This is a predicted structure of a 71-nucleotide RNA (transfer RNA) from a Minisyncoccales bacterium. RNAcentral holds the sequence, with entries from ENA. Lineage of the source: Bacteria > Bacillati > Minisyncoccota > Minisyncoccia > Minisyncoccales. It matches the Rfam family "tRNA". It is annotated as a transfer RNA. Model confidence (mean pLDDT): 81 of 100.
[in-house]
RNA sequence: GCGGGUGUAGUUUAAUGGUAAAACUCAAACCUUCCAAGUUUGUGACGGCGGUUCGACUCCGCUCGCCCGCU
Numbered sequence: 001g002c003g004g005g006u007g008u009a010g011u012u013u014a015a016u017g018g019u020a021a022a023a024c025u026c027a028a029a030c031c032u033u034c035c036a037a038g039u040u041u042g043u044g045a046c047g048g049c050g051g052u053u054c055g056a057c058u059c060c061g062c063u064c065g066c067c068c069g070c071u
Stems, first nucleotide, its partner, number of pairs: 001070007010024004018054001026042005047063005
C1' cells in the first nucleotide's frame, strides 16, 4: 500500500427498516443487630460524518479504532 472481518451501557450478549431488549455492575428503598445474600425500583448505550427512506443499530459511501490475510 491492497483486501476481508468487526464496532450497541462500565462488562458480556440481543434486536426482520417501525417505541433499542436483557444479564452482571452501579444508585436508592425494603429485609438484617451489622455485613453478605435476597426482593423492588431507578440511572446509563447503537464509533464518527454524510446519503437513501415517511422512518436506519439495520441499507450505501467516507472516515476512525481493533483483528486477520496479501504484498